[in-house]
RNA sequence: AGAGUUUGAUCAUGGCUCAGGAUGAACGCUAGCGGCAGGCCUAACACAUGCAAGUCGAACGGUAACAGGAAGUAGCUUGCUACUUUGCUGACGAGUGGCGCACGGGUGCGUAACGCGUAUACAAUCUACCUUUUACAGGGGGAUAGCCUUUAGAAAUGAAGAUUAAUACCCCAUGGUAUUAUCGAUAUGCAUAUAUUGAUAAUUAAAGUUUCGGUGGGAAGAUGAGUAUGCGUUCUAUUAGCUAGAUGGUGGGGGAACGGCACACCAUGGCAACGAUAGAAAGGGGCCCUGAGAGGGGGAUCCCCCACACUGGUACUGAGACACGGACCAGACUCCUACGGGAGGCAGCAGUGAGGAAUAUUGGACAAUGGGCGCAAGCCUGAUCCAGCCAUGCCGCGUGCAGGAAGACGGCCAUAUGGGUUGUAAACUGCUUUUAUACAGGAAGAAACAGCUCUACGUGUAGAGCCUUGACGGUACUGUAAGAAUAAGGAUCGGCUAACUCCGUGCCAGCAGCCGCGGUAAUACGGAGGGUGCGAGCGUUAAUCGGAAUUACUGGGCGUAAAGCGCGCGUAGGCGGCCUGAUAAGUUGGAUGUGAAAGCCCUGGGCUCAACCUAGUAACUGCAUUCAAAACUGUCAGGCUAGAGUAUGGUAGAGGAUAGUGGAAUUUCCUGUGUAGCGGUGGAAUGUGUAGAUACAGGAAGGAACACCAGUUGCGAAGGCGGCUAUCUGGACCGAUACUGACGCUGAGGUGCGAAAGCUUGGGUAGCAAACAGGAUUAGAUACCCUGGUAGUCCAUGCUGUAAACGAUGAGAACUAGCCGUUGGAGGGCUUGUCCCUUUAGUGGCGCAGCUAACGCGAUAAGUUCUCCGCCUGGGGAGUACGGCCGCAAGGCUAAAACUCAAAUGAAUUGACGGGAGCCCGCACAAGCGGUGGAGCAUGUGGUUUAAUUCGAUGCAACGCGAAGAACCUUACCUACACUUGACAUCCUGCGAAGAUUGCAGAGAUGCGAUUGUGCCUUCGGGAACUGAGUGACAGGUGCUGCAUGGCUGUCGUCAGCUCGUGUUGUGAAAUGUUGGGUUAAGUCCCGAAACGAGCGCAACCCCUAUCCUUAGUUACCAGCGGUUCGGCCGGGAACUCUAAGGAGACUGCCGGUGACAAACCGGAGGAAGGAGAGGACGACGUCAAGUCAUCAUGGCCCUUACGGGUCGGGCUACACACGUGCUACAAUGGGCAGUACAGAGGGCAGCGAAGCCGCGAGGUGGAGCAAAUCCCAGAAAGCUGGUCGUAGUCCGGAUUGGAGUCUGCAACUCGACUCCAUGAAGUCGGAAUCGCUAGUAAUCGCGAAUCAGAAUGUCGCGGUGAAUACGUUCCCGGGCCUUGUACACACCGCCCGUCACACCAUGGGAGUGGGUUGCACCAGAAGCUAGUGCGCCAACCUCUUCGGAGGGGGCAGCGGACCACGGUGAGCUCAGCGACUGGGGUGAAGUCGUAACAAGGUAGCCGUA
Repeated sequence: AGAGUUUGAUCAUGGCUCAGGAUGAACGCUAGCGGCAGGCCUAACACAUGCAAGUCGAACGGUAACAGGAAGUAGCUUGCUACUUUGCUGACGAGUGGCGCACGGGUGCGUAACGCGUAUACAAUCUACCUUUUACAGGGGGAUAGCCUUUAGAAAUGAAGAUUAAUACCCCAUGGUAUUAUCGAUAUGCAUAUAUUGAUAAUUAAAGUUUCGGUGGGAAGAUGAGUAUGCGUUCUAUUAGCUAGAUGGUGGGGGAACGGCACACCAUGGCAACGAUAGAAAGGGGCCCUGAGAGGGGGAUCCCCCACACUGGUACUGAGACACGGACCAGACUCCUACGGGAGGCAGCAGUGAGGAAUAUUGGACAAUGGGCGCAAGCCUGAUCCAGCCAUGCCGCGUGCAGGAAGACGGCCAUAUGGGUUGUAAACUGCUUUUAUACAGGAAGAAACAGCUCUACGUGUAGAGCCUUGACGGUACUGUAAGAAUAAGGAUCGGCUAACUCCGUGCCAGCAGCCGCGGUAAUACGGAGGGUGCGAGCGUUAAUCGGAAUUACUGGGCGUAAAGCGCGCGUAGGCGGCCUGAUAAGUUGGAUGUGAAAGCCCUGGGCUCAACCUAGUAACUGCAUUCAAAACUGUCAGGCUAGAGUAUGGUAGAGGAUAGUGGAAUUUCCUGUGUAGCGGUGGAAUGUGUAGAUACAGGAAGGAACACCAGUUGCGAAGGCGGCUAUCUGGACCGAUACUGACGCUGAGGUGCGAAAGCUUGGGUAGCAAACAGGAUUAGAUACCCUGGUAGUCCAUGCUGUAAACGAUGAGAACUAGCCGUUGGAGGGCUUGUCCCUUUAGUGGCGCAGCUAACGCGAUAAGUUCUCCGCCUGGGGAGUACGGCCGCAAGGCUAAAACUCAAAUGAAUUGACGGGAGCCCGCACAAGCGGUGGAGCAUGUGGUUUAAUUCGAUGCAACGCGAAGAACCUUACCUACACUUGACAUCCUGCGAAGAUUGCAGAGAUGCGAUUGUGCCUUCGGGAACUGAGUGACAGGUGCUGCAUGGCUGUCGUCAGCUCGUGUUGUGAAAUGUUGGGUUAAGUCCCGAAACGAGCGCAACCCCUAUCCUUAGUUACCAGCGGUUCGGCCGGGAACUCUAAGGAGACUGCCGGUGACAAACCGGAGGAAGGAGAGGACGACGUCAAGUCAUCAUGGCCCUUACGGGUCGGGCUACACACGUGCUACAAUGGGCAGUACAGAGGGCAGCGAAGCCGCGAGGUGGAGCAAAUCCCAGAAAGCUGGUCGUAGUCCGGAUUGGAGUCUGCAACUCGACUCCAUGAAGUCGGAAUCGCUAGUAAUCGCGAAUCAGAAUGUCGCGGUGAAUACGUUCCCGGGCCUUGUACACACCGCCCGUCACACCAUGGGAGUGGGUUGCACCAGAAGCUAGUGCGCCAACCUCUUCGGAGGGGGCAGCGGACCACGGUGAGCUCAGCGACUGGGGUGAAGUCGUAACAAGGUAGCCGUA
C1' cells in the first nucleotide's frame, strides 16, 4: 500500500466482498509447563444455608456463662473432690449510655439532567472525629431500662406493679465570647452589603476521673458535604408551538444556605426554527479499540462522580441519610402459624434455581495494607491479602541436538526392464537434560505496635537494644539422580491468498467470504499422499474500527452516471468596494493557575528475559485570568466614487391588459346552373346522393385561427407572446452630464406567477376531437386506417400547481488566444457606399489554452477564482405505505421500512443485427429455354409394421447420401444350434511333421473314425515352421461417448477478404494502415492521405484445350510414285492427320478517344486466339461443440462360458400412407418399318473374346487374335433417304399380369437381370409452389468405365446435334465495402413487458380484540410531616397549700384540616401484538395469453394530464 466482482473487451460511476487490528467473548477439534491479568455482557429474575459491623467494664447498675479467691458444709486417702454463700478478682451474657453503623463492598434500574466534564463563584453555606489557640467545669434534682413479682400470646412481641445507676435526663448559678433585638461609631467612592468596634436587654454550658475525657464558644486550619453560573454533552420536525407557581415583584415563612423552595397579594410574563415542547434509546468522565491524522466505535477490569438497594411513598435519628445488611405505611411475592396473627428482602462474599451461546470455590487468613471501637491488650473486618477452577487473554519455555544414503521398508505418483517423492526423515552411533519425576536444602515479604531493658529531659514523650508475630507455604529458588526419556495439533492448498496430485462421486452428495465449483477425466465436493502458513494452540461465529475519499472539516460531487427547486420577489441568516482615525470582540504572542492518580510516549530500575511491576520526565492539543501587538475580520466615527441607484435626451421590440376592427378559408343555410354519382383507402366498406348530392356561381349566418412578411429575428423571470388600430402599462439598451454615497449579492421559511389536461358556475360551439358507434384489417384487433361523433378545445369567473416546466447546465461578480456571422444603439473615416473602422448590449457558428470518464464545453464555460442557496450517496421495493398539510374532486407536497439482488448505470470500442441509408456483385431477380410438383415405375427417407426390418446422415450443407452395386457371403440385425486362451497376436509346457484321401451322423458349425505321409537345418545335444491339447498373462468387441480427440470432409465460398511488425493517435478497449477519389473479376491497380512495410488469400506459376514450329515415325497416317487379292493391303514416304516431347504465341504491346499528365475503360487494327481466350486442379483467418469412435487411429468407460467367436435359416427387399431424387411418357419437331453416314473416351488374361455355325431372341457352340495406337468389347445414336400412321387413350404410352425361356451362380421361393409370345393400367403437359441453365452452354442423342459371379433409370466420364435471352438492378435470396441506430454479444432462432395460474416471503388496509406508556378531569386517601384542638393522662420547674394536694407552665395519647403513595372511574393521545377478509410488492429451471419496448422494433419513442 491494495485486491476480487457489472462488459465480448474498455474507461468511468457505483455498490457488495476480502486481506489488518482488536474483544469481559462463545462454539468445534486439540492440549506439556510457568508467570501476570481477567471471569453473569442475558432475568435491577427468585433465593435455601453460612458469613459480610461492631466495639468500649478506662461511662453505668450489675453477674446469666467461664476462671480464680475467700467463707461455710459434706465426703474423706489432710489436700483433693462435691455442694452452698459471696461481684471479692480476671473477665463478661443481656441491659442503660457513648462512638460507629451515611465508610468500605455491590449494581447500572432510572436519568438528556448543572447528571457528568471543564472553568469559575458562594460577600448565600454547613462540617462529628482530627490539629492549633483560648476559657470553664459551682450548686442541686427527679426518673428509667436492667433485675424481681404478676400477667396476655402458639410465636413475634408485650402489659401491669415494685425497685435501681450513670459521661442518660432536668433545674439554678457563671457568660469573656456567641445568637437575637434596639441604638450607635469608623472604614470600604455611593450602596444592597461587608469589616472592625461600643452600649443596653434577652437567651444558652458542663461529667466524671488514676492516666484520659467533657463543655462553651470562638477563631483558624484540614477533611468532607451543599449551592449557583459560563461552555460542552445522542437521535427523531412523519414531535411546532409549550407554559399557570408558570415569569417577575412585595411580604412574612421555611431552610445550613441563595432561591416560587412553599404561601398571600400584585403584574403578565417566560421558552422556542441557534429547535422549545413531545417521543425514542442511554448512567457520565479519566480512559479503551481502531485510524497517518481528523475522526469512528465503546464505557468490562482500575480510578473519579452520580443514581439505586423487592416495587412505590414517608419521615425519624444524626455532624452527615430521607439510610443496601435502620424505622413506618401501601403493593406484589415467599415462608411460619395453634388461623387469632406474625416474619423476610444476596444489585455484599461464596453458593442454588431459572434465563442463556456463555462466565469460577457454599476455600484460607487477618501475616501484610486499610477501616470501626477501645488508653491499651485486643475484638470485628467475604474491605483486603492469598489459595482453588477456566488456554479467556498477554508473555516466556519445552516437546531434543549432532552425525547418519543401501537415498532401506512401507505409502503416494507414474511416461512402468526404469524413475520421482515422503527423505537425513527413520533405523543406527554419539551428546545434552530445560521441563516433567524422585530425593534433599530453602527464602524475601517483618517493620512496627505491644512486652522487657537502657539513655535524654518534664509522673509523659523521644531514641536505642533485646524479644515476639507468615494465611500463602515447605511455595519461589537451589542442588543431586536417572534416562530421549514425560510432551503436537488444528486450519488450509481455484483466484483474491502462501501451498498440487491421485482416487471416489456425477447439477447427486456437497462446498461457498466474494467471484463461483459439481451434469463421467473436479488442483473448488469426500478420502488419500504431498505441500503451505501458524503453533499449545488452530479455525469458525458474533459485534467493532480500518481499508471506505462509500457523508468527503482534513477530503467528494450535481450537462449525459444519483443529484440545480418550473420561475420570480423577498424576511431571517450568510457574505460584502476605497481612504483615515479609534477600539480590542475575533486573531497572534508571552506569563500565571488549573488540566487528580492510573493509563499512553520517553528514560532509568526490579522479577534469569518478557508480559508485569516500579521511579522520574514529557504530554494532557483544553479552560480561566492577565499583559502585550493592531496587519486582517468585527464595532464606532469621519470621508470617497469605480459597485448600486436617480434625473435628463433618444432607440428597438410577437412584453402585458382592455376595447374596437379586417380579409382569406372551413362548415351550415338560402337561391340558381346541372346530373349520377360523391367520398374514402394499400384495397375496400360504413357514410352521402334521383326527396337532386359532389361540382360551379351568387347571397347570408356563425365561430375559431391569423397565410405571405418570417429570419438559429425580437421581447419576457419563467410559463409564454405573431392580422390591424386605439388607450393604459412593465422592463431593457444607448449617449452625455448632474446628483445620492455601499444604499450591494444571495436567500431557509414566506409569498406571487406558472403550458397542456382536469374541476366549478354561466355563456359559446365553425373546424378539430378523448369517450362512444359503425366499417375495415387481423388468428384476435376493445388499436394503427376510414365514416361519424359528445365532453373538451373558445370567452368570463374561481380552483388545480403539475410537464422530457430541458440548455436535462441555480443566482451574482471578476479574470483568461483568436476568427466568422447576425439584431438594437452610439462614435469616427473617407473614395458618400448595398462602404470601412471602433465601441456597447444581445443572439449564433468554429476554435487555442484549460477542463472532462468520454461525449463534449470552450468570454452566453462544463476554464480559473470568490459569495450565497438548493440537491445527491448502489439497484429494486418507491416517489409507494403510514402520518401531517393543501385541494370540490382528480390529486399534489412532505416521505419511510421490511424484504430482495450483486449488480443497476454513463460514455466510448469492436462485432452482429435492422420490416435503416448509400455503393457493388452473383442464373439473385428480370428476359428466355427446359424441368419438378399431377401419372406409372425406379431409388432414398420418414412413418408404421416386425423376432429382426442392423447402424449412421436430418434446413440450405440428410433423403439415387456412407452403399463404385444386401439372393448366400457381405452383415454389423433376428431365431435356433453349438464354442470358451478363443476366428486373430506374443510367451510357456509337453504330444504330433505338415499335409492329403475317405466313411458315418447332423441343417450346418461340428463330432466320431479309417487310410496315407515321415519333410527342412544341425556342432547330433537339438532347433525352425505347422496341427491339435493344457495353463495363465491376454486376445476380441461395427459396445458407449464425434460434447474427451487425431485424421479426413462438408459449408459460408473461389466470396475478397483475414492479419502482423514498426511508427502515430487515444487514459483505454481500440484506431490508423485496410478509410477517401477513381478503377477492377479481385484489398486488381493508380492517386491522395500519419503512415511505412510485410504475410496468408487474389492473380501468376501446374494440367487440359484452341494456332503454329522443331524433333521422332509404329501398331497411327497416305500427298506424290509403283504394285495389288482393291483392304494403307504391299513396296515405299515423313509431306498431312495423329501421337508425345520441346518450343513460339497475348503483353492493353500498337492506334484513336475518355480520364487527373495516373490506374484504367471504350472503340479499332493485326492475329488461330484480345483484354482472366475456354475449362480444371488449387479453398485465406475463421464459423457451424457441423459430420464421422461403423474407413482408420485413439483417451476414458463398459462386456469377458459373452456386448467375443462359429453355423443354418430369416431380415436389411415388409406397406394404409407422406416427402425427396430420378426414369419413361402423355406423342406427328412424333411412333413404327426399310436403307444409309459420321465419334470420342475407355476397358480387357480366373479377361475381352473375332470369324463361322445354331436359335425369332436372350443366348449357345466355337476358340482365331490380343497383356493391346496392332486383337476384342464395338453395331454409335439422334441425323439423312424412302414410304406408313392422321389426333385417337391411338401403330402414343408402356405399368401390370399369364405363359415359355436364356444367363450368372452351391443356390434366383422369400429376393436377380435379360429374351420371346400374349396382356395393354394410369397418363391428353400437370394447383399452390418450386429447380437448373448465359455458349459449344441449355436442350437432345447415344457410347464407355468403376463396383461386379450375376444384378443401374444411379454415379463418374465421353463425344454427336445444337439454341433462345439478358432492357436492366425497382423487387426476392445470398454476399462484399462504407455509414447509421441498438437496451443484442449464446450476438434477432437476440433481448424483453404485463395480466392470469401455482408456491413461498415480508408488508399496507381491516370489523375488532387483549395489552403497555402517558397527559387531563374526578373519586379515594395508608403511613408521615405540619396548622388546629387536646375535656383523657403526666416525675423534675413555678405559685399556693390545710403538706393530703390544687393550679400554672410544659408535654403525651387521642381527634383532626391541608398535602400525599397505592387504588378506582371517565373521555382521550400514543406504542407494539393478534386478526376473518383484502391491496399491491418481491422471489421462483421448465406454465398460459399476447408482443408493449430495444432497429424507422414494423403506428418513432418519451413526459404531464383525462
Model confidence (mean pLDDT): 84 of 100. A computed fold for a 1506-nucleotide RNA from an uncultured prokaryote, annotated as small-subunit ribosomal RNA. The RNAcentral record of the sequence draws on ENA. Its Rfam family is "Bacterial small subunit ribosomal RNA".